[in-house]
Molecule: Bacterial large signal recognition particle RNA
Organism: soil metagenome
RNA sequence: CCGUGCUAGGCGGGGAGGUAGCGGUGCCCUGUCACCCGCAAGCCGCUCUAGCGGGGCUGAAUUCCCGACCGAGGGAUUUCGGCCUUGGGGCCAGUACGCCGGACAGAGGCGUCGAUGGCCGGGUCCCGCGCGGCGAGCGCUCGCGAACCAGGUCAGAUCCGGGAGGAAGCAGCCUUAAGCGAUACCGCUCGUGCGCCGCGGAGCAGCCUGGCCGGAGCCGAAGACCGGCGGGCACGCCCAAGACCGGAUUUCGAGGAAGGGUGCACGG
Numbered sequence: 001c002c003g004u005g006c007u008a009g010g011c012g013g014g015g016a017g018g019u020a021g022c023g024g025u026g027c028c029c030u031g032u033c034a035c036c037c038g039c040a041a042g043c044c045g046c047u048c049u050a051g052c053g054g055g056g057c058u059g060a061a062u063u064c065c066c067g068a069c070c071g072a073g074g075g076a077u078u079u080c081g082g083c084c085u086u087g088g089g090g091c092c093a094g095u096a097c098g099c100c101g102g103a104c105a106g107a108g109g110c111g112u113c114g115a116u117g118g119c120c121g122g123g124u125c126c127c128g129c130g131c132g133g134c135g136a137g138c139g140c141u142c143g144c145g146a147a148c149c150a151g152g153u154c155a156g157a158u159c160c161g162g163g164a165g166g167a168a169g170c171a172g173c174c175u176u177a178a179g180c181g182a183u184a185c186c187g188c189u190c191g192u193g194c195g196c197c198g199c200g201g202a203g204c205a206g207c208c209u210g211g212c213c214g215g216a217g218c219c220g221a222a223g224a225c226c227g228g229c230g231g232g233c234a235c236g237c238c239c240a241a242g243a244c245c246g247g248a249u250u251u252c253g254a255g256g257a258a259g260g261g262u263g264c265a266c267g268g
Stems, first nucleotide, its partner, number of pairs: 001268006009058003012030004020047005035055005064261003069256002073252006080246003084242006092236001094235002097230006104223001108219003117213008126201005131195002133192007141182004150175004158167003
């Protein structure tokens, strides 16, 4: 060095969780050439050489072992970043909102049936007077209205008288006073939250309006922009908490690639 037969080893591993701890079943990751059966989450099997029991295959190397490197993925930490959610604040006042101002622009409208402007007048506002309307009172008018103490006429009865006649006078009838009631029209007085009313005065800034002059302009919304002020909490902002994603640090780490290491017996 070659061949044969064996043996150790291997036939997946890892993370979180769970556990005193280890391994497994279950979850997740990785990966494959990645054995089979039985057991098992109020769990199963074990004890630091830490699954157990049974069977099978492979076997000293592509396959077993070792440290360093790269490294999927998981865990922990974080005065880190992003995004979102929830609660709070009103000290900030950026957006939005409200008000005001400026400059822009000019939808549209008015105007030669005469714009802006100028002159004259009237009205709108105020004061006084009046007229009218309305209301109240009084008058006028009408009706009622007195047992006696109002009037007239006074039957009967009474009184005076010889008589003729006279006197006072109740009831009735007529009339009226005070008073009561009605009151359409009319008159007077007072009042008036009334009036497309009249007269006078005052005022005449603005607005409306009539006439005249003159001859071409006048008014102007929404809007975006700039500035000022305001309150408020929808967003921003500030504070707090949380979820997710990412970064950094740390920890474990499948797998990969290179390197190193590892038997026994017999025969040639």